[in-house]
Context: one part of a larger RNA
RNA sequence: UUGGGCGUAAAGUAUAUGUAGGUGGAAAAUUAAAUUUUAAUGUAAAUCUUAAAUUUCAUGUUUAAGUACAUUACUAAAAUGAUUCUCUAGAGUUUAAGUGAAGUUUAUAGAAUUUUAAAUGUAACGGUAAAAUGUUUUGAUAUUUAAAAGAAUCUCAAUAGCGUAAGCAAUAAUCUAACUUAAAACUGACACUAAGGUAUUAAAGUGUGGGUAGCAAAAGGGAUUAGAUACCCCUGUAGUCCACACCCUGAACGAUAAGUGCUUAUUUUCGGAAAUUUCGGGAGUGUAGCUAACGCGUUUAGCACUUCGCCUGGGAACUACGGUUGCAAAACUAAAACUC
Numbered sequence: 001u002u003g004g005g006c007g008u009a010a011a012g013u014a015u016a017u018g019u020a021g022g023u024g025g026a027a028a029a030u031u032a033a034a035u036u037u038u039a040a041u042g043u044a045a046a047u048c049u050u051a052a053a054u055u056u057c058a059u060g061u062u063u064a065a066g067u068a069c070a071u072u073a074c075u076a077a078a079a080u081g082a083u084u085c086u087c088u089a090g091a092g093u094u095u096a097a098g099u100g101a102a103g104u105u106u107a108u109a110g111a112a113u114u115u116u117a118a119a120u121g122u123a124a125c126g127g128u129a130a131a132a133u134g135u136u137u138u139g140a141u142a143u144u145u146a147a148a149a150g151a152a153u154c155u156c157a158a159u160a161g162c163g164u165a166a167g168c169a170a171u172a173a174u175c176u177a178a179c180u181u182a183a184a185a186c187u188g189a190c191a192c193u194a195a196g197g198u199a200u201u202a203a204a205g206u207g208u209g210g211g212u213a214g215c216a217a218a219a220g221g222g223a224u225u226a227g228a229u230a231c232c233c234c235u236g237u238a239g240u241c242c243a244c245a246c247c248c249u250g251a252a253c254g255a256u257a258a259g260u261g262c263u264u265a266u267u268u269u270c271g272g273a274a275a276u277u278u279c280g281g282g283a284g285u286g287u288a289g290c291u292a293a294c295g296c297g298u299u300u301a302g303c304a305c306u307u308c309g310c311c312u313g314g315g316a317a318c319u320a321c322g323g324u325u326g327c328a329a330a331a332c333u334a335a336a337a338c339u340c
Base pairs, nucleotide, nucleotide: 004311005310006309007294008293012308014200015199016198017197021193022192023191025087026086028084029083030082031081032080038073039072040071041070042069043068048066049065050064051063052062053061054060090190091187092186093185094184095182096181097180098179099178102176103175105173106172107171108170109153113149114148115147116146117145118144119143120142124135125134161168162167205246206245207244208243209242210241214240215239219235220234221233222232257307258306259305260304261303262302265285266284267283268282269281270280271279272278273277289296290295313340314339315338322333323332324331325330
């Protein structure tokens, strides 16, 4: 390279958008190139295949044709490209109804925790398998009243819902976005995919400025233990929260790329329209089929097509070197020697 693959064996980019590129619906007309059909001419011989002759296909010899390529002419149908014109099944726009923890900003609420002040009250509290460190007669813990602060939103709650993914849950408003269904109208292929690029991207971490109730890396102490740089306990700082700016990773998982068409049934659930049912989402069992098996099975891992990404024995190695990015931490790209 050909070929084969990517749920779990190596392999689907974290997600979206979109440029180049690739691919692309129906009818008609014109045109172009290539293909196919036929014929002619040309291109050394040998080789190869077939047929005939010669001595019998033992080995040979001779002749003819074919195979291949090029040019010219002819032919007809389908497909492809370009141009023109038309269409509505793809795609989109409008209208009506509806849905949801989809996002942004602001305001408000009630429980709980902690702290502070006051009152009542007296000897313990706390913690554990058991203890101790710790708190407490300078009056704790407990109970009551008042105040402050920060963070998170009980029940409803579901196998539910929404979002491209990350993710999203108190209540109300504000400004946005999305999706579904119904019936028409309009545009008329405007579509699919997508290398680079761009945007978003949990947690942790970084910078500047705030905030800090609870929790809690680090750190200190008490236990346990042979030791205990741990598991358990008492404290406790970064952090967790907010604003702005970085970082760009993850078992970022459905370990399953996106799109289109087709292929038995049945149970359940969410949102519509209807009233025989049907459309669009979420789950279960399972036919055909697929699979090495497990299992998948109209939400496909089935039958096909289009496009991108990726894989090629284990380790060395999510590494070295170089390059790019970053304040840094690091991220992206990514070998070889050697070894089994």

The part of an RNA shown here (small-subunit ribosomal RNA, central domain) has 340 nucleotides and comes from Ramicrusta fujiiana. Its Rfam family is "Bacterial small subunit ribosomal RNA". NCBI's taxonomy places the organism under Eukaryota, Florideophyceae, Peyssonneliales, Peyssonneliaceae, Ramicrusta. It is recorded under the gene name rns. Model confidence (mean pLDDT): 83 of 100.